Background: Model confidence (mean pLDDT): 85 of 100. Predicted 3D model of a 486-nucleotide part of an RNA (small-subunit ribosomal RNA, 3' major domain) from an uncultured bacterium.
Context: one part of a larger RNA
RNA sequence: UGACGGGGGCCCGCACAAGCGGUGGAGCAUGUGGUUUAAUUCGAAGCAACGCGAAGAACCUUACCAGGCCUUGACAUGCAGGUAGUAGAGAACCGAAAGGGGAUCGACCCAAGGGAAACCGAGGGAGCCUGCACAGGUGGUGCAUGGUUGUCGUCAGCUCGUGUCGUGAGAUGUUGGGUUAAGUCCCGCAACGAGCGCAACCCCUAUACUUAGUUGCCAGCACGAAAGGUGGGCACUCUAAGUAGACUGCCGCAGACAAUGCGGAGGAAGGUGGGGAUGACGUCAAAUCAUCAUGCCCUUUAUGGCCUGGGCCACACACGUGCUACAAUGGCCUGAACAGCGGGAAGCGAAGGAGCGAUCCUGAGCAAACCCCUGAAAACAGGUCCCAGUUCAGAUUGCAGGCUGCAACUCGCCUGCAUGAAGGCGGAAUCGCUAGUAAUCGCGGAUCAGCAUGCCGCGGUGAAUACGUUCCCGGGCCUUUGUACA
Numbered sequence: 001u002g003a004c005g006g007g008g009g010c011c012c013g014c015a016c017a018a019g020c021g022g023u024g025g026a027g028c029a030u031g032u033g034g035u036u037u038a039a040u041u042c043g044a045a046g047c048a049a050c051g052c053g054a055a056g057a058a059c060c061u062u063a064c065c066a067g068g069c070c071u072u073g074a075c076a077u078g079c080a081g082g083u084a085g086u087a088g089a090g091a092a093c094c095g096a097a098a099g100g101g102g103a104u105c106g107a108c109c110c111a112a113g114g115g116a117a118a119c120c121g122a123g124g125g126a127g128c129c130u131g132c133a134c135a136g137g138u139g140g141u142g143c144a145u146g147g148u149u150g151u152c153g154u155c156a157g158c159u160c161g162u163g164u165c166g167u168g169a170g171a172u173g174u175u176g177g178g179u180u181a182a183g184u185c186c187c188g189c190a191a192c193g194a195g196c197g198c199a200a201c202c203c204c205u206a207u208a209c210u211u212a213g214u215u216g217c218c219a220g221c222a223c224g225a226a227a228g229g230u231g232g233g234c235a236c237u238c239u240a241a242g243u244a245g246a247c248u249g250c251c252g253c254a255g256a257c258a259a260u261g262c263g264g265a266g267g268a269a270g271g272u273g274g275g276g277a278u279g280a281c282g283u284c285a286a287a288u289c290a291u292c293a294u295g296c297c298c299u300u301u302a303u304g305g306c307c308u309g310g311g312c313c314a315c316a317c318a319c320g321u322g323c324u325a326c327a328a329u330g331g332c333c334u335g336a337a338c339a340g341c342g343g344g345a346a347g348c349g350a351a352g353g354a355g356c357g358a359u360c361c362u363g364a365g366c367a368a369a370c371c372c373c374u375g376a377a378a379a380c381a382g383g384u385c386c387c388a389g390u391u392c393a394g395a396u397u398g399c400a401g402g403c404u405g406c407a408a409c410u411c412g413c414c415u416g417c418a419u420g421a422a423g424g425c426g427g428a429a430u431c432g433c434u435a436g437u438a439a440u441c442g443c444g445g446a447u448c449a450g451c452a453u454g455c456c457g458c459g460g461u462g463a464a465u466a467c468g469u470u471c472c473c474g475g476g477c478c479u480u481u482g483u484a485c486a
Stems, first nucleotide, its partner, number of pairs: 001486002003483003007479007015469002019433005026324008034315002042053002064310007073134001077133007088105002093100002108125003113120002136299002139297003145293002147288003150284001152282001157196006163172003176187003202276004207244007216234001221231003247270001250264005326426001330385006342373003347366002352361003392423001397418007439461007
């Protein structure tokens, strides 16, 4: 000087409290530990590992295991020698394939020279073979590293130059009085300035205007049985570019006449309007050598390479994260309501037809504000069930089918019929959330042949509560004291 304290003061944060919904009990999904296994590949480990890397493990992926194969190698560069039915294609045969095997077919580029030309063509190249140098390694070390990332934490801090003080380490500035979301700003002060952070500049959203109309509109007119379907029109909605708008600018009060706070007006919006992107100096020898790169070490007929099959999907158990429920604010049936974000050519696939259905047949239109995915669901209206392990719940299992794919046995998804398990709101404990939030409802997308309760987004319906800061947790500033700490 810091760090720490069950020292003190001040102040924040869904930190507590207030409230709403969960987890912990059940079934299932998924990850992990453990155990098992020929293998169950590897990594991640309190917060900050555990629906994490994995935004898609049937083969592939794949790194693991068993077996069968290859050895200059699946891939790169170079050197030397060799090779003429060479390179390449490749039948029979062995085989699960890879691989082995080699009947048969059979070239290319440059070119001395020969030839009237067709063409022949020494030699060289490409290629191939052998040898060498090397390739290869998801082998080790994240405690040798780069890069990237998590975390404290979007917390308000971290420093520097000059000056001054101190023998020095260092201090001052950055402390103090106010104030703020903020080292934000004001005032004061041996300090005066400055940098990285804060804020602002960027994107989305809320309002309006301008510009622009193959989306939208009977708004006003005409046609039409109807449908923006047509004529017609950009007024409105919308789309997407630009502009305006919010700055404590105005008024009052408080305050040191300051910064600022409280209230008000106007306004679509008010004191950072809401959300995002943005992460200071540093901490954790934090994570990653398996994205990639890379030092060193190790391996070289194998720790490399190819293939078939298996495994990553095991199951007495234990934990995390989720989904579905336990019902009447509900289940089921019927019926004519209303979105937004997105995606689409080896694609999205309408209408029509077949099927109870998954789906199939056919295939219009659309590279898409134009066509399709795409009738959202909860809601609302009517009917039914009458508190029961039920018309709740749907696990499990049987049978019959559909789809993708070379292939669904290990090990995919979906449909129908049948079967109907546990479960009656969950111990100790524990999590999320302060507003268009929680809760609840469906929809889209990435990955992807197929496969979503996960992830990333989108809109619909739409609450309760916050007295307060004593306490728990984390953090910031000041100060005091102690210290086997640095």